A computed fold for a 557-nucleotide part of an RNA from Breznakiellaceae bacterium SP9, annotated as large-subunit ribosomal RNA, domain I. Lineage of the source: Bacteria > Pseudomonadati > Spirochaetia > Treponematales > Breznakiellaceae. Its mean pLDDT, the model's own confidence on a scale to 100, is 81. Rfam family: Bacterial large subunit ribosomal RNA. RNAcentral holds the full RNA, with entries from ENA.
Context: one part of a larger RNA
């Protein structure tokens, strides 16, 4: 030197746990801010370095309510305290609330510097508390060249300003890689990014569909039609409706004719009116709840703060934010320990689950099946409120209204599943330009008949997206997984900086965490005692796999 055993040391892999993740469903909820936010900076404990809470009233101050025995966070000790006159410890609601930071008195290298002006204090220096940005809206009060006014100033008052969620969702703008095996129409794609806004949004009560029927009746979302009809260097590739089943459902309001008031007028306000089987004004003829010339009132109907007017208050109910209470078991033996075993019981609207010294229905928290709010929140009910009709209807008549630089047409782009195509249909830059109910659209060029519907004003809940909180669940993870983070983590580090970003889990049931005595440097580590069930469980601590390194013994060379 090597092989084999045998025992050790390193190492931390494996098992096994789990405080921490992760996904899905329900529910809630979509806002915070000048009454200074979000986020920070400094501060604050008897000892304080970190978190965490608070904030010069600084792990706290006051009410109300839970609740009940101990309590001064995380986190030990030691002093000093609170606490049945109810602490600590939960929920409402106040009170305090440095400094920066929209940051707003002016500056400014954020957490600093300096000041104006009024009051109050004080003998004075001076202190303290309020005020003072900029922007638009409304008031008011001044006021220039330049007389009247106007521009401009001042004061006061309401408002915005910022941050969030890297989700969704509308609008205005809008790419290339990248695929066609190149590449340019074409994809990618209205994607990604940027700007406005919303708490949901967006749409919406037919100038819609339909296609021979006694059609359907706002929108929006799912499912099926359907990868069907179709677009298409007919290449890549994009890709529909009708129509069905569901979800949910809610309609309304204005301009115009006409009439009042007000003005010289243009116009305002107020009645009226709002649809397609055309209504509607306007005149004339019947009918009609009381009073009143009429306004109006009464009565009588009907609505309502989620649109179609809008502010509230009162009771009641549940519900959200603390809780409460809640059945039934012993013994023996093993063993450190009983909840396993073996005898004998018991409860079950509770045999979900977790805990307790091994595996507990009856030991603890809980668990079925119930009960509970001074106080705030939202809600639903009913009331009080508060709004609206009070005439319509039926007939004849009239042609007075029924939304124009609009429809439309031509050019030139966009959107529609449809790349100009036979290209309707919407939307318009530019040039043109209607009709007026005997009216106009539309029904995939165009015509014709014949069906539909009423455009060029505007509102609108729910059904829908999802980010964030809460529950509950998982044939989801289990420490190199699962979040990047089961520990003081966006920390430590790293980068000028945007930005990048780890590692680190497990004594024991219980610290009982080893008094005391030996060796040593008053070490570091180690014998013994002791404690425990184990200490080969000793804080480098559950198991303790290989690599790696020893020590011994055989035997090879």
């Nucleotide at each position: 030197g090597g092989u084999u055993u045998a025992u050790g040391g390193u190492g931390g892999a494996u098992g096994c746990c789990u405080u921490g993740g992760u996904g899905u469903a329900u529910a809630g909820g979509a806002g915070c801010g000048a009454a200074g936010a979000a986020g920070g900076c400094c501060g604050u404990g008897g000892u304080a370095a970190g978190c965490u809470g608070c904030g010069a009233a600084a792990a706290g101050c006051u009410g109300c309510g839970g609740g009940a025995a101990g309590g001064a966070g995380c986190a030990a000790a030691c002093a000093u305290c609170c606490u049945g006159a109810a602490a600590u410890c939960c929920g409402c609601a106040g009170a305090u609330u440095g400094c920066c930071g929209a940051a707003u008195g002016g500056g400014g290298u954020a957490a600093c510097c300096c000041a104006g002006c009024a009051g109050a204090c004080g003998c004075u220096a001076g202190u303290c508390u309020g005020u003072u940005a900029c922007u638009a809206g409304u008031a008011u009060c001044u006021g220039a060249a330049u007389a009247c006014a106007u521009a401009g100033g001042a004061u006061a008052u309401u408002a915005g300003a910022g941050c969030g969620a890297u989700a969704c969702u509308a609008g205005g703008g809008g790419a290339a890689c990248u695929g066609a095996a190149c590449c340019a129409u074409c994809u990618a794609a209205g994607u990604a990014c940027c700007c406005u806004g919303g708490g949901a949004a967006u749409a919406g009560a037919a100038a819609u569909c339909a296609a021979u029927a006694u059609g359907a009746g706002a929108u929006u979302c799912c499912g099926a039609g359907a990868g069907u009809a179709g677009c298409g260097g007919c290449g890549a590739g994009c890709g529909a409706a009708a129509u069905u089943g569901g979800a949910a459902g809610a309609g309304u309001c204005u301009a115009a004719a006409c009439c009042g008031u007000a003005g010289u007028a243009a116009u305002a306000c107020g009645g009226g009116g709002u649809u397609g089987u055309a209504g509607g004004g306007c005149u004339g003829u019947u009918u009609g709840g009381g009073g009143g010339u009429a306004a109006c009132c009464c009565g009588c109907a009907g609505a309502g703060u989620g649109a179609u007017a809008a502010a509230g208050u009162u009771a009641u109910u549940a519900c959200a934010u603390a809780g409460c209470a809640g059945a039934a078991c012993g013994g023996c033996a093993u063993g450190g320990a009983a909840a396993g075993g073996c005898c004998g019981g018991a409860c079950a609207a509770a045999g979900a689950g977790g805990g307790u010294g091994a595996g507990a229905u009856c030991c603890c928290c809980g668990u079925a099946a119930g009960c509970g709010a001074a106080a705030u929140g939202g809600a639903a009910u009913a009331g009080u409120c508060u709004c609206u009709g009070u005439g319509a209807a039926a007939c004849a008549g009239u042609a007075c209204c029924u939304g124009a630089g609009u429809a439309c047409a031509g050019c030139g782009g966009g959107g529609c599943a449809c790349g100009a195509g036979a290209a309707a249909c919407c939307c318009u830059g530019c040039u043109g330009g209607a009709a007026u109910c005997u009216g106009g659209g539309u029904c995939g060029a165009c015509c014709a008949c014949g069906a539909u519907c009423c455009a060029a004003g505007a509102c609108u809940a729910a059904a829908u997206a999802u980010a964030c909180u809460a529950u509950a669940c998982g044939a989801c993870c289990g420490a190199u997984a699962g979040a990047g983070c089961a520990g003081a983590a966006g920390u430590a580090c790293c980068g000028u900086g945007a930005g990048g970003g780890a590692a680190a889990g497990g004594u024991g049931a219980a610290a009982a965490g080893a008094a005391c005595c030996c060796c040593g440097g008053u070490g570091a580590g180690g014998g013994g005692a002791g404690u425990g069930a184990a200490a080969a469980a000793g804080a480098a601590c559950c198991u303790g796999a290989a690599a790696c390194c020893g020590u011994a013994a055989a035997c090879c060379c």